[in-house]
A computed fold for a 72-nucleotide RNA from a Candidatus Micrarchaeota archaeon, annotated as transfer RNA. The source organism's lineage runs through Archaea, Nanobdellati and Microcaldota. Its Rfam family is "tRNA". The family's RNA type in Rfam is transfer RNA.
RNA sequence: GCUGCAAUAGCUCAGUGGGAGAGCGCCCCGCUGAAGACGGGGCGGUCGCAGGUUCAAAUCCUGCUUGCGGCA
Repeated sequence: GCUGCAAUAGCUCAGUGGGAGAGCGCCCCGCUGAAGACGGGGCGGUCGCAGGUUCAAAUCCUGCUUGCGGCA
C1' cells in the first nucleotide's frame, strides 16, 4: 500500500428495510431469622461518525475512525 470481518444497554451478543431485544449486571418488591438461590417489576441505547438511496435505514450504498486477521 491492497484486502476481509467486526463496531447495537455497564459486559457478552441477537436482530439484515416498517416494533431496538435477550442473558448477565444494577435498583425495588416477594420469599428467608438473615443471606444466597428462586419468582415478579423497573432503570439503562444519538445502533462507531458523516453523507446518500428510500414513504420509511441498526439493516442497503459511499467515505472516514477504531479493533482483529490476510496479502505484499